[in-house]
RNA sequence: CUUAUCAAGAGUGGUGGAGGGAAGGGCCCGAUGAUACCCGGCAACCGUAGCAAUAUGGUGCUAAGUCCCUCAGAAUUUUUAUUCUGAAAGAUGAG
Numbered sequence: 001c002u003u004a005u006c007a008a009g010a011g012u013g014g015u016g017g018a019g020g021g022a023a024g025g026g027c028c029c030g031a032u033g034a035u036a037c038c039c040g041g042c043a044a045c046c047g048u049a050g051c052a053a054u055a056u057g058g059u060g061c062u063a064a065g066u067c068c069c070u071c072a073g074a075a076u077u078u079u080u081a082u083u084c085u086g087a088a089a090g091a092u093g094a095g
Base pairs, nucleotide, nucleotide: 001095002094003093004092005091006090011039013038014037015036019029020028021027023070024069025068026067040062041061042060045058046057047056048055049054066089071086072085073084074083075082076081
């Protein structure tokens, strides 16, 4: 850079101790223990075996829709605002 997916699913475990949810704005999670690591689990993108079911290896994931909004358009509304669609950005896999 290209492409596919992103409304489902997944712990009352161990270590260890202050931050975390990508950015900005919100709103949240966290000493009833966050982030991280280990174990467990979920899932099924790619490889291997197989007619298949499935098994297994490489990844990934395991609060909240990608937690919500950010840009554009549409509908409703006196306004504030609400809803919908698409894009952008991001995440993961494969190339």